[in-house]
Predicted 3D model of a 74-nucleotide RNA (transfer RNA) from an uncultured Clostridia bacterium.
RNA sequence: GGCGGCAUAGCUUAGCUGGCUAGAGCGUCCGGUUCAUACCCGGAAGGUCGUAGGUUCAAGUCCCACUGCCGCUA
Numbered sequence: 001g002g003c004g005g006c007a008u009a010g011c012u013u014a015g016c017u018g019g020c021u022a023g024a025g026c027g028u029c030c031g032g033u034u035c036a037u038a039c040c041c042g043g044a045a046g047g048u049c050g051u052a053g054g055u056u057c058a059a060g061u062c063c064c065a066c067u068g069c070c071g072c073u074a
Base pairs, nucleotide, nucleotide: 001073002072003071004070005069006068007067010026011025012024013023019057028044029043030042031041032040050066051065053063054062
């Protein structure tokens, strides 16, 4: 240089053929339980879906460019 894959919460990730409000587990915080801690139970906060454009009535999802990471290859 060429080709391919990935990017969603602090971490790991789901998200179907574009459809109405983006979910889960762990973690964090609050409460319950306990003499106390852990386990366990209940609840809450936390996401401008990598960046910027485009298509569309509607985009995490489709298209283009860029950035980062990973792999294959000359």
Rfam family: tRNA. Its family is annotated with triplet codon-amino acid adaptor activity in the Gene Ontology.